Overview
Large-subunit ribosomal RNA, domain II from a Candidatus Peribacteria bacterium, 680 nucleotides, folded computationally. Its mean pLDDT, the model's own confidence on a scale to 100, is 85. Rfam family: Bacterial large subunit ribosomal RNA. Rfam links the family to the GO terms structural constituent of ribosome and ribosome. Taxonomically the source falls in Candidatus Peribacteria (Bacteria, Bacteria candidate phyla, Candidatus Peregrinibacteriota). The sequence was found in a public genome assembly.
Context: one part of a larger RNA
RNA sequence: ACCAACGAGUUAGCUGUAUGGUGCAAGCCUAAGGAAGUUAAAUCCGGAGGCGUAGCGAAAGCGAGUCUUAACGGGCGCCAAGUACCAUGCACUAGACCCGAAACGGGGUGAGCUACCCAUGGGCAGGAUGAAGGUAGGGUAAUACCUACUGGAGGUCCGAACCAACCAGUAUUGCAAGACUGGUGGAUGACCUGUGGGUAGGAGAGAAAUUCUAAUCGAACUCCGAGAUAGCUGGUUCUCUUCGAAAUAGCUUUCGGGCUAGCCUCGACUAUAAACAUUGGAGGUAGAGCACUAUUUAGGCUAGGGGGCAAAAUCCGUCUACCAAACCUAGAUAAACUCCGAAUACCAAUGCUUCAGGUCGGGAGUCAGACGGUGACAGCUAAGUGCCAUCGUCGAGAGGGAAACAGCCCAGACCGUCGUCUAAGGUCCCUAAUAGAUACUUAGUGGUAAAGGAUGUGAGGAUGCGUAUACAAUCAGGAGGUUGGCUUAGAAGCAGCCAUUCCUUUAAAGAGUGCGUAACAGCUCACUGAUCUAUGCGUCCUUGCGCCGAAAAUGUAACGGGUCUCAUGUAUCUAACCGAAGUCACGGGUGCGAUUUAUCGCGCAGUAGAAGAGCGUUCUCAUCGGCUGUGAAGUCAGACUGUAAAGUCUGGUGGAGCGUUGAGAAGUGCAAAUGUUGGU
Repeated sequence: ACCAACGAGUUAGCUGUAUGGUGCAAGCCUAAGGAAGUUAAAUCCGGAGGCGUAGCGAAAGCGAGUCUUAACGGGCGCCAAGUACCAUGCACUAGACCCGAAACGGGGUGAGCUACCCAUGGGCAGGAUGAAGGUAGGGUAAUACCUACUGGAGGUCCGAACCAACCAGUAUUGCAAGACUGGUGGAUGACCUGUGGGUAGGAGAGAAAUUCUAAUCGAACUCCGAGAUAGCUGGUUCUCUUCGAAAUAGCUUUCGGGCUAGCCUCGACUAUAAACAUUGGAGGUAGAGCACUAUUUAGGCUAGGGGGCAAAAUCCGUCUACCAAACCUAGAUAAACUCCGAAUACCAAUGCUUCAGGUCGGGAGUCAGACGGUGACAGCUAAGUGCCAUCGUCGAGAGGGAAACAGCCCAGACCGUCGUCUAAGGUCCCUAAUAGAUACUUAGUGGUAAAGGAUGUGAGGAUGCGUAUACAAUCAGGAGGUUGGCUUAGAAGCAGCCAUUCCUUUAAAGAGUGCGUAACAGCUCACUGAUCUAUGCGUCCUUGCGCCGAAAAUGUAACGGGUCUCAUGUAUCUAACCGAAGUCACGGGUGCGAUUUAUCGCGCAGUAGAAGAGCGUUCUCAUCGGCUGUGAAGUCAGACUGUAAAGUCUGGUGGAGCGUUGAGAAGUGCAAAUGUUGGU
């Protein structure tokens, strides 16, 4: 891993409640116990007691009323039948659907591992160093001191055994749940070691690391309390039918849990309710506006203030390219502004259609929501962001489209049909289905992106110049005062500064447009003449489609691909077609309703969940005057039947039991639980 078997809402209650059934009924029922009797029961006694038949009040008490109160009024009642048992749903109390902790408590077992201790034994090759002391000699007044020899100290040195475990490698389902190989540290000591003994679970031991206490240690192991508890995770076994949610509010030591309400379902009883139309309401949002509040721009007018002049000083004055209230004109802003003011939504009444509403009761699930459109807030008018409102889809929704793609577009799947018409979206090939008309685009734009940039190109408009010859091109001129003044080494049209940048000759020519020189020179432009020649040449505005702007990591790779250029691109128009589980057609099933009772109408996606109807397994009672060695169950194969769970038949195998029908009772259905056991 696979297969087989096993594996989870059970049982009980002097319990409650609801629904269904049965008996009796203003009543109903017995409990313990007893009689007789049995495998166990059935049967008959037994009314102690329980529920009901009247309530109200704290009570006395009164009573269809009563309590409160001086009273009015108000509260609870009256005008509805219960009770016992059976079945089912749910709750409660119990382990209470099953498996699962880490832990807590109690009693024991452990120091043959390891820690420390006690008692008694054992072990440490060899080599080195050479303390104290001693002896002899020297030395001293005597010590001290010096030399030689002797001596043999030391948690001394080197290094085997022994002990340790610092480094590297090997090993890594190992030789080994810590080893091996090569180096390494200690090796007379706080040394190593044998045997016997002692100390233990909140306790021991500890040269102290939460270290060790039998491969277990921030509290050993084992049995018991015990099926601890688990608002947590996982799992929870046959079929079909009808309906069908929620991810919200309030409260919560509450936020991944609960309770009540909301939303679902089932039953009973009722008679409205939603949508739409009309009419009538309340309102201050969108928008708009500036009449208020607050903010604000420009100008005018003009208090006040600042500054100047004037004034010995004040006063009286006056000027102002300063600031500026109020006012005037024009123009703006606002969630917490409003002289105004919608659409929707909301509240009613009336009408209309349709069973969609309401009340009471049984059973739930839901309380993590997601994205999209719209209106706000927070954020960066960031987020596949957070948080509200409202609608939709997903959730719980299949089908078609968007290449693929829960939340987008179309559309809601009872079953069958090698049928019909369509939706979104499409019609060159992959790939079902297409033709035509008029334009545009040349960028493979289409088939990613901005500010910004540009004689791309199409359409429309405005305006200027032009046969008195425009625009471009070519030829010629482009002068004088003057090198204007200043500045400067120089400054001559052309470094810079200044200027009433003027005057003259002219067809025209700037105190100069650019290049250039050290400064001049030189080239050129403006401007003028000539040549040439036009359905021409400029400028601006609006708009369609394009261009640049445009850089990313494996490989084209930013149309799904191929490919596509009077298109297979874009815009507008015309006529067709394809295209879904939509629609229609034909046949069938089923729920609800209706009547005309054999027809019609409306329905039948579905998670959590509610409700209904069934299939199968084991056992019990009855039944079929059941089946069976002329072959039961089981098992293998095939055929047939039913909407499904399933059932029947035939043959092989097997070798002794098994079924139909009607009831009853359950150890009653497996794919999942890192399920359990067995097999391979």